[in-house]
């Protein structure tokens, strides 16, 4: 250094709810809150699921569903 494991300390995200907001809506943004995460950091590339005013070669959401692509924390045995 690598691979396997996963004990420990630090610090790091934040489910359902609620409040405000922004969108037609799935959802997103804050703020509170903590169910739980080791990539629950990043990307819609593939499959699932969810929406749909207005268009009709439909358009979107979702990375905390599931596989891919990247990058990466700490360091006991």
């Nucleotide at each position: 250094g690598c691979u396997a494991u996963c004990a420990a300390a630090g610090g790091c995200c934040a489910a359902a709810c609620c409040u405000g907001u922004u969108g037609c809506g799935a959802a997103g943004c804050a703020g509170g809150g903590a169910c739980g995460g080791a990539a629950a950091g990043c990307c819609a590339c593939g499959g699932a699921u969810c929406u749909u005013a207005a268009a009709u070669u439909u358009a979107g959401a979702c990375a905390g569903c599931c596989g891919g692509g990247u990058u990466g924390c700490u360091a006991a045995u």
c-di-GMP-I riboswitch aptamer from Desulfobacula sp., 77 nucleotides, folded computationally.
The prediction has a mean pLDDT of 77.
Its Rfam family is "c-di-GMP-I riboswitch aptamer". About the family: GEMM was predicted in a large-scale screen for bacterial structured RNA regulatory elements.
Of the family's consensus pairs, 94% are formed in the model.